[in-house]
Notes
The prediction has a mean pLDDT of 76. Predicted 3D model of a 66-nucleotide RNA (Fluoride riboswitch aptamer (crcB RNA motif)) from uncultured Sunxiuqinia sp.
């Protein structure tokens, strides 16, 4: 480095939960958003988003109607 057998059967993908799919990590790793400013290991200010993707529910926001 490659192959086979046996055993075990998880975690994660910037805010909650279910289903499906995809990706990543696996004895400590995957993971922990963006912009701007500053005294830049950090702190201040501002902004998008409940998804990695699809979909449903919930929470929140806006508009309309009753």
């Nucleotide at each position: 480095c490659a192959g086979g057998a046996c055993a075990u059967u998880g975690g994660c993908a910037a805010u909650g939960a279910g289903g499906u799919c995809u990706g990543c990590c696996u004895u400590a790793a995957a993971c922990c958003g963006u912009u701007u400013c500053g005294u830049u290991u950090c702190g201040g200010a501002a902004c998008u988003a409940a998804u990695g993707a699809c979909u449903u529910c919930u929470a929140c926001g806006u508009g309309u109607a009753a």
Taxonomically the source falls in Sunxiuqinia (Bacteria, Bacteroidota, Bacteroidia, Prolixibacteraceae). The sequence was found by an Rfam model in a public genome assembly.